The part of an RNA shown here (large-subunit ribosomal RNA, domain IV) has 353 nucleotides and comes from an uncultured bacterium. It was read from a public genome assembly. Its Rfam family is "Bacterial large subunit ribosomal RNA".
Context: one part of a larger RNA
RNA sequence: CUCUCUAUAAGGAACUCGGCAAAAUACCUCCGUAACUUCGGGAGAAGGAGGACCUGAUGUGUAAUAGAAUUUACUUCGAAAGCAUAAUCAGGUGACACAAACCAGGCCCAAGCAACUGUUUACCAAAAACACAGCUCUGUGCAAACUCGUAAGAGGAAGUAUACAGGGUGACGCCUGCCCGGUGCUGGAAGGUUAAGGGGAGAGGUUAGCCGCAAGGCGAAGCUUUGAACUAAAGCCCCAGUGAACGGCGGCCGUAACUAUAACGGUCCUAAGGUAGCGAAAUUCCUUGUCAGGUAAGUUCUGACCCGCACGAAAGGCGUAAUGAUUUGGGCACUGUCUCGUAGAGAGGCUCG
Repeated sequence: CUCUCUAUAAGGAACUCGGCAAAAUACCUCCGUAACUUCGGGAGAAGGAGGACCUGAUGUGUAAUAGAAUUUACUUCGAAAGCAUAAUCAGGUGACACAAACCAGGCCCAAGCAACUGUUUACCAAAAACACAGCUCUGUGCAAACUCGUAAGAGGAAGUAUACAGGGUGACGCCUGCCCGGUGCUGGAAGGUUAAGGGGAGAGGUUAGCCGCAAGGCGAAGCUUUGAACUAAAGCCCCAGUGAACGGCGGCCGUAACUAUAACGGUCCUAAGGUAGCGAAAUUCCUUGUCAGGUAAGUUCUGACCCGCACGAAAGGCGUAAUGAUUUGGGCACUGUCUCGUAGAGAGGCUCG
């Protein structure tokens, strides 16, 4: 010096990103116990008191024995010793200390998030992430949809729509607004477009033959290379519906007997212009917004305001008791975290041997 411990005057979080770590609390009995609440909880809330040993008294159970009674029995009654057991009361004793060691909750207030118990990154993340019961949408009528497999076949299911599969949301309470123009899905079938296939008009090649002095020209059948019209499904275009489908939910100007503001009016655009609720928020850039609270002093925190850069209603909105090794702020207790160090024990290191 490092590690593991012990103690520490006065102060008591001044430490620090942050009470990290440590200290404190701790058991049993009794008293007492708030807001809030889904009436179950919250709650061991909080906050108090007692606790050892000796003597005596009291309770309960059992009941020897003395005695009494008669129906003479393994009978009944019975002051009652002893034993067992639970506390309580009274008096007393000794300690710094009586749950005397070990063991053994710290608590309260407020807010965010997630309802909850649960699950997760084996070896840097345990959470607000995942799951969840509940809610909802879609598909599926059974040889089900869906999944695995080339197939046979299997799961679904020895189930049958109160079932199964898939998507979303995520207890509970109050609710869940407007837009179907785009994309998707569902339905429709008049018209347009549309493949292979069918169809084969027409065109080309070849040449028996014919014409020609020749070069060459024409050219049937057959074979062959092409090939128009016409026919031809779904799809797409089209017409509707559909948001707890993917998604979206405006701008400018003016206006009220001070000023300011604008219930109101005008205008442009849109499929429709954000409703309720919430709001500097796990979302607010400007921003340490402004006001209030708490502090002597508060970029954090709480309550408001609303000017929402860029909340918003099942990628749910807003609340919410209980729950949480969750996150944030405050307080009590407590302490070597600190002011600010110090002393000691053990282990290691180091030096010498």